[in-house]
Context: one part of a larger RNA
Molecule: large-subunit ribosomal RNA, domain VI
Organism: Vulcanimicrobiaceae bacterium
RNA sequence: CGUAGGAGACUUGAGGAGCGUCGACCCUAGUACGAGAGGACCGGGUCGAACGAACCGCUGGUGAACCGGUUGUCCCGCCAGGGGCAUAGCCGGGUAGCUACGUUCGGAUCAGAUAAACGCUGAAGGCAUAUAAGCGUGAAACUGACUCCAAGAUGAGGUCUCAAUCCCGCAAGGGUGAAGGGUCGUGGAAGACUACCACGUUGAUAGGCCGGGGGUGGAAGCACUGCAAGGUGUGGAGCUAACCGGUACUAAUCGCCCGGAUA
Numbered sequence: 001c002g003u004a005g006g007a008g009a010c011u012u013g014a015g016g017a018g019c020g021u022c023g024a025c026c027c028u029a030g031u032a033c034g035a036g037a038g039g040a041c042c043g044g045g046u047c048g049a050a051c052g053a054a055c056c057g058c059u060g061g062u063g064a065a066c067c068g069g070u071u072g073u074c075c076c077g078c079c080a081g082g083g084g085c086a087u088a089g090c091c092g093g094g095u096a097g098c099u100a101c102g103u104u105c106g107g108a109u110c111a112g113a114u115a116a117a118c119g120c121u122g123a124a125g126g127c128a129u130a131u132a133a134g135c136g137u138g139a140a141a142c143u144g145a146c147u148c149c150a151a152g153a154u155g156a157g158g159u160c161u162c163a164a165u166c167c168c169g170c171a172a173g174g175g176u177g178a179a180g181g182g183u184c185g186u187g188g189a190a191g192a193c194u195a196c197c198a199c200g201u202u203g204a205u206a207g208g209c210c211g212g213g214g215g216u217g218g219a220a221g222c223a224c225u226g227c228a229a230g231g232u233g234u235g236g237a238g239c240u241a242a243c244c245g246g247u248a249c250u251a252a253u254c255g256c257c258c259g260g261a262u263a
Base pairs, nucleotide, nucleotide: 001152006162007161008160009159010158011157015149016148017147018146021049022048023047024046025045026044027043033038051106052105053104054103055102059100060099061098062097066093067092068091069090070089071086072085073084074083075082076081110144111143112142117137118136119135120134166175167174168173180258181257182256183255184200185199186198187197188196205251206250207249208247209246210245211244212243214240215239216238221234222233223232224231225230
């Protein structure tokens, strides 16, 4: 921009994409078969491999915004307690998120029409013949079935709902400005930008604060104890990011623009 008025939802599915795999073992059954050695079809079950999707409760990884330990040095006058720098100084852990090495699930089943192949009936050609007419069986391939996209499918589909037929004027023209959308702001398991989604005081959208969870692992101060390094108690202490919930304290103010109410 189009989809012959403007909107908001929900859809149909032409068409397209994806998927499609394989193995071992057990039962049937040491049966059929076979002198034996060996050893099935059909059918049923179990466990896997690789591949794929989703997810983070578990096991791990990461986690330069969390906690702790520790070396050297400089600083906060000194002690104590801290801060800076040294690869994040080094080391031990670790929330959320993201993840695989983790977990769950998937391939199926069924139908249609077939290939090779195998048949039924059956003439030409009194027989025979699966074929000439006719009718069957039959594959991971094909068409459906399963998952996803999808009306720019210009063949532009469908359903429901919303607004509204206004005012002045003889006319030309002017006025009003619906539904709805945008801008702007607060943000987001959404995201390169855009888009998408949530919210904007009739408000929990983000921050803060409060409570909780999770993490770290026993704060400082004081007391007691030990010559001391240190230990013990107060006390599962103190500190604590992205998690969960609550709470208008802060910021989402007020507006403006498009739209045009057709025929």